[in-house]
């Protein structure tokens, strides 16, 4: 793209323009207009034949067919029955019966009148199968009498006799005129069909609807109907319905079926079929066989239309169609050819039923959009690790085919009948006529439609989209975007590397469709009948008694309701299923079968349930005997204690608290003694003990009384269990009335505490607590566990009984009941746990649950004096809420332990001045980073230029640097000029080296483009490195075991250690990373080796200076040594600890290096490396100058001090470890000094830096802003360096600030440590109070672990897991949503009254009146009255 078959206003039962959808019959009747022909004609016309509209009378139909689902919860529907309580036009059966004879009207028509119209009125004719009497009737109905039969019954049907009532219509054809045939009419009994009515059963929601009902329920009589019946009326009775849900309310047409589901179910009621209801809304009847009538009448109402304003007309929920509503649903088509219907004798007419066509991918089914070949794997796209991969045999190309579509040709079936005529046979008949039946001949009928189907030619030609690609769920990459834009069914994606957004390419799935949205079922065992639950997740009524109901022991027998079997009827058709057949297949259609699990009838069975009868004792109950008990009610009694009162003694406090105060007390408290009053509660015993249904019950005792247990005997004979409603009991608080009131004590008052303290604490104190009577009716009323019965391993103790054994007796022991406890097995449980007192295994009954919040709330009802109780929602909102257990983390939880953590000490910081870093501020710039501990003398082991990253200005663009290509050339260097310099310019000097002689290379320079370059961004894209917890003792794994699992065990426990160090124990056994050790250094000794080091003895010198020595010191190689090894004690015969010996060193000897798994998105892109982004005549590169050095201020870290343990002066001692050639630099000389001159020696155990300082000794100062302190400033200098202005260090002279030991707070340190003293080194031209290292002098204190901080292990709680810096509650402010209340308002239903149309019924009917008449009238009509009654009104 095409075709076949189906289907198409789910919404406004809202309103409708226009056309059509129900007519037909002249063979019922009178009678025409018109047309054609004939005859006659006075040409005006008349008569007649054939035909024939329109209209009328009459008949039949219009009650079917077609539409819709508003109403209806009902005998409406479904199913099974009844009708002995009924009707039924047309059709049919009965070789049924009959159709006689009269009469009076009336429409049409004609004339006239009124009206706009619709229509109406009057007068005069006329017909019938229209209407009315009469006759007859073997038939029927009614009444009376009688006979047999049937039926459960009211009754039914039949026979006989008598009496009474009741019919009709003709038309057409033929005729030998006698009659015959056909149709119609009338009557009767059947049949069929259709309809009415009655009954059993079934039929959705709300109990926040619990009582309803006066024609109501029944009877008798009457009326009414086709028919039973309160259907209606009068009278009588007082019934009827309802928890098995009446009444009321909301919703809804019902069924066959349809969708879904394994089924059971759930949802639904389009198309097709059956039934019902309705026809603008409401009411009413008429006609008729049938209606209370979709395309009929009347009335009322609303709406629309016409009008001459006086009046009229209308009803698409028929078919089309129109506007409207709506997310949404079609043509104002063709035809009666077929099927069916109405009328007709028939032809035929009518038929929006129906058959067809049109529109719509709305659904189902089928077909096509090509097939084969084709690798240079084309071009192009996408991607890329740049090799490739992929779209992809896909395309192109070559070779074929032609379905479907288009064009052309041919071309069905659906048609059976019917008509005319004719042949033959037959019926009726007297008949050859007429008519009927049957088989033939002839002729004729198709909307669809020139359609289906078939054929020829041409030609790959005309025919592919949609969704998706994170998981669920089949299918992945790139780019863009950057919590934006957006996606999203759920979980969730997106904050610069998005398979999740948007695009692309590729892929996946479906395919003339695909996706979205909505709806239903499923999954959902998530309402659980099949098939769930209630200790803690939602869920056992607070407890009992008991009604209805449900369930119910053993045996026998009878019955047959349930049950089971067989059979009969029914369970419409269509549909589903099966078989077969027809369309080329399929969808679709046809035929047959099966099924329809249901209901009803008949016959049978008797196990179980039910009902009836008879029996039993084991369930249950009763009596006798006996036992324990805070069981209940009521009366009497008792002592201790508190308080108060009276009196005595005594004196200044008492009371109270963490500490106080309020309070009491000199008016005598508290304390103490005696006496008295009054109320409430009953110590010890006392117990996880007892009793009770629960709530609950505790001094002694009298009376009344309930329940329970035990043993044996007897009695009744299933009398039982549970229990909706109902009734009773029911802690505390609270309420009412009246008492009582000692203590205690809400409210309240005061005092404290506190930021506040409407609290906790204290002092007071009223209701109340107590009693009587009456309410309330709730609790974590808990075992968070309803009651009853039975069964199912053990163990332990306890309360109350019984029996046995034994005994003087009580125990003990054995057995057996009833309670109340613990432990534990099977089993159960999500786990925790339960476990004979079940949460196990079963049965019966009741109650309750169905995500969290809203909410046990609102509204309604009910109870209550009130407080409030009981019953009990929804809107809305969330994606969770919850249980049990696990691992962590946390706790102003617990236990154990450690650390300069506190404590005990010593010295500091915080105050001053200065140095230095930071913040802030400032600036052109004050480059950047670091931020609690763990940023802040940190990166920086050293900013005047450089560094330098910043700022200003000048200048470069393949670049300062790397690789490649090309050109010319040595390059480099030097000089002059301009300039701040970079740089520019002018000169000058100079001929690199290799060679196969082609060239290639190094170097600088010029050019081109690839690219360089960036201390630009992101440390939250990263590597590496580092900090920190923390040198804390921890962190894990394999196998095994335990647990459903997360996980646990090991790793916990008892000891011990600095240590998860070691030992012991243990469902664990082992192992790894950490600890320790191995490494360096230091402390002792030995040995080897002695120069530059050393020097005991010998010689020598000013001097280890030299000879010499190898002993010592020292140096630096190798060894030894320390291991709880030994002894004693403690300890578990352990590990280990304590003490001791020896030893230089003793329990890790001191110090260092060494940093587990991990945490902090810790720090660093500015060391380095690096992804991505970004700049590219600049964010790159060069240069000069400036800045990083600023300065109201704040903080950190240091230095120096404030002084006498000191300052100053003089003189005198003792180190270690380092460094040195662009270097250290001696002696000597000069300078007050910094330093200068100088240049010996040294590449270093040799020389130099180099003086160690504190210290010791002596002197002085004598407590002061000083002989302390040295800042600041002035002047003069030295050194380094191209250059000390911004901005170096040092020296000298002068100056001489603050500061007199430092608030709150806070830091370090446990021994060669703190404190104090100096020395050296790195960086470095110069610059050190910083940093690192070195030695000198050299303390105090630690009772101890309560507390602060940090950490480790075990345990406990948890609503935390971003892990307490967590989580989380309430008010308020603003906006919005929803629900309740609400003045007001609308709808619906009900009740009462008023008014009352049409209609019907009754009455009247003096007015009017053709049929009959015995002439008197009968009958009819109008009118009027009454009753019922819709709408309306109140």
């Nucleotide at each position: 793209g095409c075709g076949g078959c189906a289907c198409g206003u789910u919404u406004u039962a809202a309103g409708c323009a226009u056309g059509c959808a129900a007519g037909u019959c002249g063979a019922a009747c009178g009678g025409u207009a018109g047309a054609a022909g004939g005859u006659c004609u006075u040409c005006g016309g008349a008569c007649u034949u054939u035909u024939g509209a329109g209209a009328g009378u009459g008949g039949c139909g219009a009650a079917c067919g077609g539409g819709u689902g508003a109403g209806u919860a009902a005998c409406a529907c479904g199913u099974a029955g009844g009708u002995a309580a009924u009707c039924u036009g047309u059709c049919u059966u009965a070789g049924g019966g009959g159709u006689u004879g009269g009469g009076g009207a009336u429409a049409g028509c004609c004339c006239a009148u009124g009206g706009a119209a619709a229509c109406a009125u009057g007068g005069g004719g006329u017909a019938a199968u229209a209407c009315c009497g009469a006759a007859u009737a073997g038939c029927u109905c009614c009444c009376u009498u009688u006979c047999a039969g049937c039926a459960c019954a009211a009754g039914c049907g039949g026979g006989a006799a008598g009496g009474g009532g009741g019919a009709a219509a003709g038309g057409c054809g033929c005729u030998u005129a006698g009659g015959c045939g056909c149709c119609a009419c009338u009557u009767u009994a059947g049949g069929a069909u259709g309809a009415g009515u009655c009954u059993g059963c079934g039929u959705a929601c709300c109990a926040u609807u619990a009582g309803c009902u006066a024609g109501u329920u029944g009877g008798c009589a009457g009326g009414g109907u086709a028919a039973a019946g309160g259907c209606c009326u009068a009278c009588c009775a007082a019934g009827g319905c309802a928890a098995c849900g009446a009444u009321g309310g909301g919703u809804a047409g019902c069924g066959g079926g349809u969708c879904u589901g394994a089924g059971a179910g759930g949802a639904u009621g389009a198309u097709c079929c059956g039934c019902c209801a309705c026809a603008c809304u409401g009411g009413c009847a008429c006609u008729g066989a049938g209606a209370c009538a979709c395309g009929g009448u009347c009335c009322a109402g609303a709406c629309u239309c016409c009008u001459a304003c006086g009046g009229g007309a209308g009803g698409c929920a028929g078919c089309a169609g129109u506007g409207g509503g709506g997310a949404a649903u079609a043509u104002u088509g063709c035809a009666c050819a077929a099927u069916g219907g109405g009328g007709g004798a028939a032809a035929c007419c009518c038929u929006g039923a129906u058959g067809c066509a049109g529109c719509a991918a709305c659904g189902c089914c089928g077909c096509g959009u090509g097939a084969g070949u084709g690798a240079a794997g084309a071009a192009g796209g996408c991607u890329c690790u740049u090799g490739g991969g992929u779209c992809g045999u896909a395309a192109a190309g070559c070779u074929c085919u032609u379905u479907c579509g288009g064009c052309a040709g041919a071309g069905a079936a659906g048609a059976a009948g019917g008509g005319u005529u004719u042949c033959u046979a037959g019926g009726u008949a007297a008949a050859u006529a007429a008519u009927c039946u049957a088989u033939g001949g002839u002729u004729u009928u198709g909307a669809c439609g020139g359609u289906a189907c078939c054929u020829a030619a041409a030609g790959a030609a005309g025919a592919a989209g949609c969704a998706c690609c994170g998981g669920c769920u089949a299918a992945c990459u790139c780019c863009g975007u950057g919590c934006c834009a957006g996606c999203a069914g759920c979980c969730g994606c997106g904050g610069u590397a998005a398979u999740a957004c948007g695009g692309a390419a590729g892929g996946u799935g479906c395919a003339a469709g695909c996706g979205u949205u909505g709806u239903u079922c499923g999954g959902a065992a998530u309402u659980a009948c099949u098939g769930g639950g209630c200790g803690u997740a939602a869920a056992g009524c607070g407890c009992a008694c008991g009604u209805a109901g449900g369930c119910u022991g053993a045996c026998u027998u009878a019955u047959a309701a349930g049950u089971c079997g067989a059979u009969u009827g029914u369970g419409a058709a269509a549909g589903c299923c099966c078989a077969g057949g027809g369309u080329u297949u399929a969808a679709c259609c046809c035929u047959g079968g099966a099924a329809u699990u249901g209901c009803a009838g008949u016959c049978g069975a008797a196990a179980c349930u039910g009902c009836g009868a008879a029996u039993c004792u084991u369930g249950a109950a009763u009596g006798c005997u006996u036992g324990a008990g805070a069981g209940g009610g009521u009366g009497g009694g008792g002592g201790a204690a508190u308080u108060c009162c009276u009196g005595g003694u005594u004196u200044a406090g008492a009371a109270g608290u963490g500490a106080a105060a309020u309070u009491c007390g000199u008016a005598g408290a508290u304390a103490u003694c005696a006496g008295g009053a009054g109320g409430a509660a009953c110590a010890c015993c006392g117990g996880a003990g007892g009793c009770g249904a629960a709530g609950g019950c505790g001094c002694c005792u009298g009376c009344c009384u309930g329940g329970c247990g035990a043993u044996g005997c007897a009695u009744u004979g299933a009398c039982g269990c549970u229990g909706a409603g109902g009734u009773g009991c029911g802690a505390a608080a609270g309420c009412g009335u009246g008492g009582g009131g000692a203590g205690c004590a809400a409210a309240c008052a005061g005092g404290a505490u506190u930021a506040g303290a409407u609290a906790c604490c204290c002092u007071g104190g009223u209701a109340g607590u107590c009693c009587a009577c009456g309410c309330c009716g709730u609790a974590a009323a808990c075992g968070a566990u309803g009651g009853a019965u039975a069964c199912u391993a053990g163990g332990u103790g306890u309360u109350c009984g019984g029996a046995g054994c034994a005994u003087u007796a009580a125990c003990c022991c054995u057995c057996u009941g009833a309670g109340g406890a613990c432990c534990g097995g099977a089993g159960c449980u999500a786990a925790c746990g339960c476990a004979g007192u079940a949460a196990g295994u079963a049965u019966c009954c009741c109650g309750c649950c169905u995500g969290g919040g809203g909410a046990g709330u609102a509204c309604g009802g009910u109870c209550g004096c009130a407080a409030g109780g009981c019953u009990a929602a929804a809107a809305c909102u969330c994606a969770a809420a919850g249980g049990a257990a696990u691992u962590g983390a946390c706790g102003g939880g617990g236990g154990c332990c450690c650390g300069c953590a506190c404590a005990a000490g010593c010295g500091g910081u915080g105050g001053a001045g200065u140095a230095u870093g930071u913040g802030g501020u400032u600036u052109a710039a004050u480059u950047c980073g670091a931020a609690g501990c763990a940023a802040c003398g940190c990166g920086c082991a050293g900013a005047a230029c450089c560094u330098u990253a910043c700022c200003u200005g000048g200048g470069c663009u393949u670049g300062a640097c790397a690789u490649c290509c090309c050109g010319a050339g040595a390059c480099c260097g030097c000089u002059g000029c301009a300039g701040a310099g970079a740089u520019g310019u002018a000169g000058u000097u100079u001929u690199c080296a290799c060679u196969u002689c082609g060239g290639g290379g190094a170097c600088g320079u010029g050019g081109u483009g690839a690219u360089a370059g960036g201390u630009g961004c992101u440390g939250c894209a990263u590597g590496g490195c580092u900090g920190u917890c923390g040198u804390c003792a921890g962190c894990u794994c394999g196998u095994g075991u335990c647990g459903u699992a997360a996980g646990a065990u090991g790793u916990u426990g008892g000891g011990u250690u600095a240590a998860g160090u070691c030992c012991c124990g243990c469902a664990a056994c082992g192992a790894g990373c950490g600890c320790a050790a191995c490494c360096c250094u230091u402390a002792u000794c030995c040995u080897u080796a002695g120069u530059u080091a050393c020097c005991a003895g010998c010689a020598u010198u000013a001097a280890g200076u030299u000879g010499g020595g190898g002993a010592c010191u020292c140096u630096a190689g190798g060894g030894a040594g320390a291991c709880u090894g030994c002894c004693g004690g403690u300890g578990u015969c352990a590990a280990a600890c304590c003490g001791g010996a020896g030893g230089a060193a003793g329990g890790c000897g001191g110090g260092g290096a060494u940093g587990a798994c991990g945490u902090c998105a810790a720090g660093u892109c500015c060391u380095c490396a690096u992804g991505g982004c970004u700049c590219u005549u600049a964010c790159g590169g060069c240069c000069a100058g400036g800045g990083c050095u600023a300065c109201a201020c704040a903080c950190g870290u240091a230095c120096u001090a404030c002084a006498a343990u000191g300052g100053c002066a003089a003189a005198g001692a003792c180190a270690a470890a380092g460094g040195g050639c662009a270097g250290c630099g001696a002696a000597a000389u000069c300078g007050c000094g910094a330093g200068a001159u100088g240049g010996a020696g040294c590449c270093a155990a040799u020389c130099c830096c180099a003086a160690a300082a504190a210290c010791a000794c002596u002197g002085u100062c004598u407590c002061a802003g000083u002989c302390c302190g040295g800042a600041u400033u002035g002047g003069a200098g030295u050194c380094u360096g191209c250059a000390a202005c911004u901005c170096g260090a040092c020296u000298c002279c002068a100056u001489g600030a603050a500061g007199c030991u430092g608030g709150a707070a806070u830091c370090g340190c446990u021994a060669g440590u703190a404190a104090u003293c100096g020395a050296a080194g790195a960086u470095c031209a110069g610059c050190a109070c910083g940093c690192u290292u070195c030695g000198g002098u050299g303390a105090a204190u630690a009772c101890g672990u309560u507390c602060c901080c940090g950490g480790g292990c075990c345990u406990u709680g948890u609503a935390c897991a971003c892990a307490c810096c967590g989580c989380c509650c309430g008010u308020c402010a603003c906006a919005c949503c929803a629900c309740g209340a609400a003045a007001g308002u609308g709808g619906u239903c009900a009740a009462a009254c008023c008014c009352a149309a049409a209609g019907c019924g009754c009455g009247u009917g003096a007015g009017c009146u053709a049929a009959c008449u015995u002439c008197g009238g009968a009958g009819g009509c109008a009118g009027c009255g009454c009753g019922c009654c819709a709408a309306g009104g109140u």
A computed fold for a 1434-nucleotide RNA from an uncultured prokaryote, annotated as small-subunit ribosomal RNA.
The sequence is in RNAcentral, with records from ENA.